[in-house]
The prediction has a mean pLDDT of 76. Predicted 3D model of RNase P RNA and transfer RNA as a complex of 465 nucleotides. Rfam match: Bacterial RNase P class A. Rfam classes the family as a ribozyme.
RNA sequence: GUAAACCAGGUGGUCGCUGUUCCGGCUUCAACGCCGGGAGAGAGGAAAGUCCGGGCUCCAUAGGGCAGGAUACUCCGUAACGCGGAGUGGGGGUGACCCCAAGGAAAGUGCAACAGAAAAGACACGGCCUACCCGGUGAGAGGGCGACCUUUCAUCGGCGGCAAAGGUGAAAAGGUGAGGUAAGAGCUCACCAGUACCGUCGGUGACGGCGGUAGCUUGUAAACCCUAUCCGGAGCAAGAUCGAAUAGGAAAGUGCUUGAGGGCGGCCCGCCCGAUACUUUCGGGUUGAUUGCUUGAGCCUGCCGGUAACGGCAGGCCUAGAUUGAUGGCCACCGCUCCGAUGCCGGAUUCGUCCGGCAGAGGGGAACAGAACCCGGCUUAUGGUUUAC
RNA sequence: GGGCCGUUAGCUCAAUUGGCAGAGCAAGGGACUCUUAAUCCCUAGGUUGGAGGUUCGAUUCCUCCACGGCUCACCA
Numbered sequence: 001g002u003a004a005a006c007c008a009g010g011u012g013g014u015c016g017c018u019g020u021u022c023c024g025g026c027u028u029c030a031a032c033g034c035c036g037g038g039a040g041a042g043a044g045g046a047a048a049g050u051c052c053g054g055g056c057u058c059c060a061u062a063g064g065g066c067a068g069g070a071u072a073c074u075c076c077g078u079a080a081c082g083c084g085g086a087g088u089g090g091g092g093g094u095g096a097c098c099c100c101a102a103g104g105a106a107a108g109u110g111c112a113a114c115a116g117a118a119a120a121g122a123c124a125c126g127g128c129c130u131a132c133c134c135g136g137u138g139a140g141a142g143g144g145c146g147a148c149c150u151u152u153c154a155u156c157g158g159c160g161g162c163a164a165a166g167g168u169g170a171a172a173a174g175g176u177g178a179g180g181u182a183a184g185a186g187c188u189c190a191c192c193a194g195u196a197c198c199g200u201c202g203g204u205g206a207c208g209g210c211g212g213u214a215g216c217u218u219g220u221a222a223a224c225c226c227u228a229u230c231c232g233g234a235g236c237a238a239g240a241u242c243g244a245a246u247a248g249g250a251a252a253g254u255g256c257u258u259g260a261g262g263g264c265g266g267c268c269c270g271c272c273c274g275a276u277a278c279u280u281u282c283g284g285g286u287u288g289a290u291u292g293c294u295u296g297a298g299c300c301u302g303c304c305g306g307u308a309a310c311g312g313c314a315g316g317c318c319u320a321g322a323u324u325g326a327u328g329g330c331c332a333c334c335g336c337u338c339c340g341a342u343g344c345c346g347g348a349u350u351c352g353u354c355c356g357g358c359a360g361a362g363g364g365g366a367a368c369a370g371a372a373c374c375c376g377g378c379u380u381a382u383g384g385u386u387u388a389c
Numbered sequence: 390g391g392g393c394c395g396u397u398a399g400c401u402c403a404a405u406u407g408g409c410a411g412a413g414c415a416a417g418g419g420a421c422u423c424u425u426a427a428u429c430c431c432u433a434g435g436u437u438g439g440a441g442g443u444u445c446g447a448u449u450c451c452u453c454c455a456c457g458g459c460u461c462a463c464c465a
Stems, first nucleotide, its partner, number of pairs: 001389007009334007017042002020039007044368001048379002051377005056235004063269004068231005073087005088102001089100004103226002108224002110220003125166001127162003133158011174192006193217002195214008239291004249282006261273003298317008336365004342359007390464002392459005399414004408445001416432005438454005
């Protein structure tokens, strides 16, 4: 340096706090109320962020479609997941090992600033070419009495061809070599990198090995989108019960079983309730108690199955439930760690001192952080110990 | 407890198919004026809250944090 596991100071005393339970007393019809005493219990690995998933509760036993959202290699695990395990592929590191939102760009659309000729099947700026076609100029050759004609070469221009080399850029339409050509180019061929498809072998599968075919080859989907799968909404301040108090008033409007309106929180359908109705304004009142609440996909030990995550069986255990919100303060001893006057030992020495080790009076420090309906994960914060590599 | 928003210059706010971060006020300097104010001209000032990722490129898209706000008039 990397990975994994574990701990979260201990014991005793004392003073307090919050539940549970037992005993006694008081009030009482009776007490679960009040007072006193005893016993026993009392935060975490993250209780945090509220980022996912589930249980539970209410709204339809949670229904259909659209819209919207989430996820995205494979297999397995799980109540479920965006989580975990094992693998596949890719990437990083000298290495132990680590990381990956890892479907589709060959369904379609969009975007690629600046620079650059050109930014997606595009383009020709400088440049290269004269094989083909047209024209001009010059020279030579041939023909003609001559005007001139034919032809060759050179050069210029036009019509054209080219994308190899140049420069720009994050990116320039695979790379190297040969053939080919007027010059060139996957234009053709060989090899190499990748992609798609086919066959075959191995594997549950992702995929891998081998062989063949196709010149098929920019990036972006954490842009729209496509494909596949999943998702109803709200949340314990959900919800339920009891009590107290107040109201069951006023005004305006809508509506009358041919359905106002509400549950319903984006839309439509559908379902249910529905006249003691609904909406707006004015006025008035309540901000209590109990329950939900902690026995649960629970914890520990052992055995078995599985590479593992995890599962099965047997035995044992009960382990916080506050609501201005408990779980703390002090003392003693021991353990850990840091500083350290001073002393001892060894070594070096320029004789000033320096380096290493041991003991050590005394002093200091101990992180992150505090349950609030409950679980499974993820992420973040954080002190230390051990083991392996 | 649950739920929902925000963070850009000293202050208040802009910036959208991702392509040079801007405006007003404030600050500094200058002009005008006897001086000040007003007015005009010029200038400086940015870790776009932090870190990481996607992308050629991030204020913008994604993830994780930090801080702040709404509070019985967001929820009984």